[in-house]
This is a predicted structure of a 114-nucleotide RNA (SAM riboswitch aptamer (S box leader)).
The model forms 90% of the base pairs in the Rfam consensus.
The sequence was found by an Rfam model in a public genome assembly.
Its mean pLDDT, the model's own confidence on a scale to 100, is 81.
Its Rfam family is "SAM riboswitch aptamer (S box leader)". About the family: The SAM riboswitch is found upstream of a number of genes which code for proteins involved in methionine or cysteine biosynthesis in Gram-positive bacteria.

RNA sequence: AACUUAUCAAGAGUGGUGGAGGAACUGGUCCUGUGAAGCCCGGCAACCUAAUUGCAGAGAUAACUCUGACAAAAAAGGUGCUAAAUCCUGCGGUGAAAAUCCGAGAGAUGAGUA
Numbered sequence: 001a002a003c004u005u006a007u008c009a010a011g012a013g014u015g016g017u018g019g020a021g022g023a024a025c026u027g028g029u030c031c032u033g034u035g036a037a038g039c040c041c042g043g044c045a046a047c048c049u050a051a052u053u054g055c056a057g058a059g060a061u062a063a064c065u066c067u068g069a070c071a072a073a074a075a076a077g078g079u080g081c082u083a084a085a086u087c088c089u090g091c092g093g094u095g096a097a098a099a100u101c102c103g104a105g106a107g108a109u110g111a112g113u114a
Base pairs, nucleotide, nucleotide: 002113003112004111005110006109007108008107013041015040016039017038021031022030023029025090027088028087042082043081044080047078048077052072053071054070055068056067057066058065059064086106091103092102093101
């Protein structure tokens, strides 16, 4: 890089470093020396996936073991994320138009496959 699949309106910093860009691309619209990207630390989340505890059922002489689509639970690890709905948009549909309408595409992230 390719394919499959799930998710994408919630959440997360008045920290250190750095020193001019950033929000994928197009067109917009924004953020930014009251400090951008990047890096470190912190945090969020629950994809891998929940460990664990309880409860229910089954088994065992017993310690205990197995199963569960039930309840609570974020401790440890791998990623990811940490302005704005994936910031809006692009292609199509309903509609007179608009719309925080519907779908597709593109993109992002996880898991899996050869």